[in-house]
RNA sequence: AACGAACGCUGGCGGCAGGCCUAACACAUGCAAGUCGAACGUGAAGCCACCUUCGGGUGGUGGAAAGUGGCAAACGGGUGCGUAACGCGUGGGAACCUACCUUUUGGUACGGAACAACAGUUGGAAACGACUGCUAAUACCGUAUAAGCCCUUCGGGGGAAAGAUUUAUCGCCAUUAGACGGGCCCGCGUUAGAUUAGUUUGUUGGUGGGGUAAUGGCCUACCAAGACUACGAUCUAUAGCUGGUCUGAGAGGAUGAUCAGCCACACUGGGACUGAGACACGGCCCAGACUCCUACGGGAGGCAGCAGUGGGGAAUCUUGCACAAUGGGCGAAAGCCUGAUGCAGCCAUGCCGCGUGAGUGAAGAAGGCCCUAGGGUUGUAAAGCUCUUUCGUCGGUGACGAUAAUGACGGUAGCCGAAGAAGAAGCCCCGGCUAACUCCGUGCCAGCAGCCGCGGUAAUACGGAGGGGGCUAGCGUUGUUCGGAAUUACUGGGCGUAAAGCGCACGUAGGCGGAUUAUUUAGUCAGAGGUGAAAGCCUGGGGCUCAACCCCAGAAUUGCCUUUGAUACUGGUAAUCUCGAGUCCGGAAGAGGUGAGUGGAAUUCCCAGUGUAGAGGUGAAAUUCGUAGAUAUUGGGAAGAACACCAGUGGCGAAGGCGGCUCACUGGUCCCGGUACUGACGCUGAGGUGCGAAAGCGUGGGGAGCAAACAGGAUUAGAUACCCUGGUAGUCCACGCCGUAAACGAUGGAUGCUAGCCGUCGGGAAGCUUGCUUUUCGGUGGCGCAGCUAACGCAUUAAGCAUCCCGCCUGGGGAGUACGGUCGCAAGAUUAAAACUCAAAGGAAUUGACGGGGGCCCGCACAAGCGGUGGAGCAUGUGGUUUAAUUCGAAGCAACGCGCAGAACCUUACCUACCCUUGACAUCCUGAUCGCGGAUAGUGGAGACACUUUCCUUCAGUUCGGCUGGAUCAGUGACAGGUGCUGCAUGGCUGUCGUCAGCUCGUGUCGUGAGAUGUUGGGUUAAGUCCCGCAACGAGCGCAACCCUCGCCUUUAGUUGCCAGCAUUUAGUUGGGCACUCUAAAGGGACUGCCGGUGAUAAGCCGGAGGAAGGUGGGGAUGACGUCAAGUCCUCAUGGCCCUUACGGGUAGGGCUACACACGUGCUACAAUGGCGGUGACAGAGGGAUAAUCCCUAAAAACCGUCUCAGUUCGGAUUGUUCUCUGCAACUCGAGAGCAUGAAGGUGGAAUCGCUAGUAAUCGCAGAUCAGCAUGCUGCGGUGAAUACGUUCCCGGGCCUUGUACACACCGCCCGUCACACCAUGGGAGUUGGCUUUACCUUAAGACGGUGUGCUAACCAGCAAUGGAGGCAGCCGGCCACGGUAGGGUCAGCGACUGGGGUG
Repeated sequence: AACGAACGCUGGCGGCAGGCCUAACACAUGCAAGUCGAACGUGAAGCCACCUUCGGGUGGUGGAAAGUGGCAAACGGGUGCGUAACGCGUGGGAACCUACCUUUUGGUACGGAACAACAGUUGGAAACGACUGCUAAUACCGUAUAAGCCCUUCGGGGGAAAGAUUUAUCGCCAUUAGACGGGCCCGCGUUAGAUUAGUUUGUUGGUGGGGUAAUGGCCUACCAAGACUACGAUCUAUAGCUGGUCUGAGAGGAUGAUCAGCCACACUGGGACUGAGACACGGCCCAGACUCCUACGGGAGGCAGCAGUGGGGAAUCUUGCACAAUGGGCGAAAGCCUGAUGCAGCCAUGCCGCGUGAGUGAAGAAGGCCCUAGGGUUGUAAAGCUCUUUCGUCGGUGACGAUAAUGACGGUAGCCGAAGAAGAAGCCCCGGCUAACUCCGUGCCAGCAGCCGCGGUAAUACGGAGGGGGCUAGCGUUGUUCGGAAUUACUGGGCGUAAAGCGCACGUAGGCGGAUUAUUUAGUCAGAGGUGAAAGCCUGGGGCUCAACCCCAGAAUUGCCUUUGAUACUGGUAAUCUCGAGUCCGGAAGAGGUGAGUGGAAUUCCCAGUGUAGAGGUGAAAUUCGUAGAUAUUGGGAAGAACACCAGUGGCGAAGGCGGCUCACUGGUCCCGGUACUGACGCUGAGGUGCGAAAGCGUGGGGAGCAAACAGGAUUAGAUACCCUGGUAGUCCACGCCGUAAACGAUGGAUGCUAGCCGUCGGGAAGCUUGCUUUUCGGUGGCGCAGCUAACGCAUUAAGCAUCCCGCCUGGGGAGUACGGUCGCAAGAUUAAAACUCAAAGGAAUUGACGGGGGCCCGCACAAGCGGUGGAGCAUGUGGUUUAAUUCGAAGCAACGCGCAGAACCUUACCUACCCUUGACAUCCUGAUCGCGGAUAGUGGAGACACUUUCCUUCAGUUCGGCUGGAUCAGUGACAGGUGCUGCAUGGCUGUCGUCAGCUCGUGUCGUGAGAUGUUGGGUUAAGUCCCGCAACGAGCGCAACCCUCGCCUUUAGUUGCCAGCAUUUAGUUGGGCACUCUAAAGGGACUGCCGGUGAUAAGCCGGAGGAAGGUGGGGAUGACGUCAAGUCCUCAUGGCCCUUACGGGUAGGGCUACACACGUGCUACAAUGGCGGUGACAGAGGGAUAAUCCCUAAAAACCGUCUCAGUUCGGAUUGUUCUCUGCAACUCGAGAGCAUGAAGGUGGAAUCGCUAGUAAUCGCAGAUCAGCAUGCUGCGGUGAAUACGUUCCCGGGCCUUGUACACACCGCCCGUCACACCAUGGGAGUUGGCUUUACCUUAAGACGGUGUGCUAACCAGCAAUGGAGGCAGCCGGCCACGGUAGGGUCAGCGACUGGGGUG
């Protein structure tokens, strides 16, 4: 885009079309083929006349009805079963027929006998008959005639007619020609399957005969043995064919409704009759199935005609009107018949047209929806106002179609008038493809979905709503076809790696094929003629108001046939040629093949010698061998197999493949040179044939080594493996099979053309310098241009540009499987599907990530050291358990002395109990009061709270108005409140990789692109730090520096700081001074600056000098792009959800402090480097609201004495008791002190942590929080080490590179069995059915042949009887439908059990 459509929702009108695609299933009822009296004999009703016994009769008219006869019924109408065929299409052909029609010529004479109807009798239920009798004809028969006709042995022979009539005419017979229609034959075209390869006996041909309208094995007898087939016979399946229709740019593909042509069929099968024509839809006979009637004896029927019914189905109409038109039959005609046809009815089934109103209208109404609360949108939309009347309704008029008449349609189309916006809009969609977005509900539910995919609490994807988009009397869905799909590729594809080159060769058919000449004209090209039906499509006109639709004309119909011409090319024929191909001569290379022989090294075994305890094997071992003498070593022997070095991207071969040496035979010829010969002999190659690694099979040998299976030992969770010790088939030989491999260059063969450079192998030539250079042919490699390619890559050895031939591919899986066939001894090979299932499978490249891949580098990462943890007691945090509650969070590193810089109450979020409800807190409104506040004394209560007592205070401004503000109380509702949920809705803040050196951008360049380059490389650095190089050049965030602090100096300034010198004092206490220390401000100083070496003359590195400090001087602050949905809704903020006399607020008590246990982080120890006692100096920083002034303030270390290796004068837990302090209050549950008590613990398993210098270790001090409470935290100083060879390893990280089937990225991906469920499928003892076929039996009707005893009008003979000719019945014969028996083939259904496959 389309449809003979169907379904869902909806539905105003008209025109034109269309309407059982399924059951060729069965059919009630009515109709669909009759007509002619001008062929014929009868002749009803009615009418007229006459007669009448009133019953009727006779005659006339009339013409119903049936019959004889003629013509039609073979057309028209229906359907698509069958048919793969001369059935159809197209174009030809010769051996034919043709009623009615036209035409030619001639004729139409004389006779005869019957049968219907009718009448009578009679059988039967009926259908339908039987007998007797009568009768006509254009019915039937005979004779005559024969122009022409037919047959012929060319002598001859044969055969016709019908009349009707008023009178014109119409008929009839024979014949001629035509037209129309038909029969037959041929060329070409016409579906799929080879898992259908052979078929055929009247088969193929001939002769004679028969038959037909006619040719012909059409039939028959005889003879011959042919005929068809790989260009697809036969068989199977499917199917009416065509013009056309749909689609498509076309070529094609699909299709064959309506309309038109042909064919076939008419309940199923068979058969003939009649006829011009049938083997006959509404005829006949027979058989069968089915239905109906029946008196049971017997009969009737055939809607695939029009309507209609049932059934089937997703689905397809009225038992209508009319012969008015067009056409058909009959008739002379009038006319009759016509379910053909013309019309109407039903159906949105399709196409086309029209309408459902138009203009104006902003308060941008109301309502709806959204909202950032301002507004936006629906929306000029509505209402309102002003108009119009198509369609529809009502009324009137009223055709064409028809010619003089006749109109079913039809009072229709059209026209005129009236009223009134009046009666007339839906469907689908809105995540992307694909035009169109928001809210609510739902919460992986319900659901959607064409593909991708949506939905797990903020869904533009589900459902609803608002809004929007699209189409519109329709809109969606489903189905089907073509297109897109170059996705079967003729036009117009591919095959190195995506699917795809046969393992290789030889070669048949076939396809294709070098140069020249001549000829032919088959192909080819051009012209002409015929045909290519009409309709349709297309173009141009015309008619319905337009369109759809219809009419006219043209073009087209790409085809086939005939004919004329052209002759380049292809083909045929004839001839010639040498460049393709081959032969010959000369030369040369080689693991080419086969057979025979032969050689040495090595392994193993045997014998002998020497010799002694191990050997062997491995990552380490063991099995194994060995004191019966191994291994090792020496000598001798045996046997089998394989051939080190040479050896090479070297050689040979078609491929598989081929390797010691010698000989014989032999292939290719591959190669070179010569150019003597043949003269296209060529290329490819479906089938076919041969060769064809390894393994395997058969028979017979052989068997050293190796070695499937097997055994043992190890490894391991296991180890039917990898490793080890053994070991059989096999490996070897001969003969015969198998026929496959990642049989690979994953690259079929042949020929020609298209830049080069560098190797190597085998020949040749030239030049000279004689061992070089140049060149040429052939092979084998590397790199590379053009070109090609998706890229990778290929690139004269093409995957380039072309030609020819063959093979193969068409999404993944199922599956190279099943079934069938062929081959094989078997294993198996070959050929080769489908159901079902998925939305991918795959290639190449890119960026990451990862690797028990590689390279380089770094880090207290390891190593080297020092000290710890893990063991004890205690402190503290966590888990777990417990509990009314033990509030909550944090969870590897990066949770666990964390939030908590400090839980007795408070904190506090938890629990129990008791209270409050506009609330403890904020804003607004109304009313009242004028205060609040402080102190005091009571009562009730656990307290919150409630009720009182006394005292002190007595709001501000003012326009003097309860006017304004402020405060308190009461009330009302808006609201407050929530440490309730979601850190996976968020902001902010933080942790972590990591203070690791990285992360990016612009422009340019490269690439089809993702991307790359820069950022890689060579050096160097702590560093993407710097230098050099470079298709890159620059830039940004990071690094570094700038900032703070410590270390040196200077300047300025000297109080509260300092005191050298001068006075003074107990005392820098005071005068004085500001040099020093110190304080706190500003500066200086360090930059690889200098020297030497090294490096590339660079960056830098190493060493040195000077310097307080040297290569970033030490420390701090500072944290790139990002990762972890990392942490936090309980700091704060915040979306959404939830609670609202409670999940809010208040109070008391309790809990967060529990305790079989487990873990983390610490403190104190286990002691003599120590404990205890004494003496005791120098700090820093900080705090105290201020203070360099006063206070906290005492340092610990250190020194002296004592203790002397013990569970101790170590250690201090635990417990008792007496106190102190803080606080409303130390019971749960604080800290401290005195006395007493004196536990575990004697250096801590596996494992694990920190630290590189003023560091570790050790020692104390201060501060925050804080009423009180540190072993924690944050700071401060004192004393003050050891070690680092180095980067193999562990962990983490950075850069480059490599592989990848990973990309939520190795905590990835993913394979198979087993278990369960479902699905389709193979095998299967069998069983059921269909189709087909062979043989035999039976044989209806029928035609044919024979006979014809029975019967017999026409003609003949005869006076007649009768006979003859002819005919009929009957009988016989062969043929034959249905049917039967036995067997075969094939297809399908079911099938216990069973095999694999798919999905979950």

The RNA shown here (small-subunit ribosomal RNA) has 1400 nucleotides and comes from an uncultured bacterium. Its mean pLDDT, the model's own confidence on a scale to 100, is 83. The RNAcentral record of the sequence draws on ENA, Greengenes and SILVA. Its Rfam family is "Bacterial small subunit ribosomal RNA".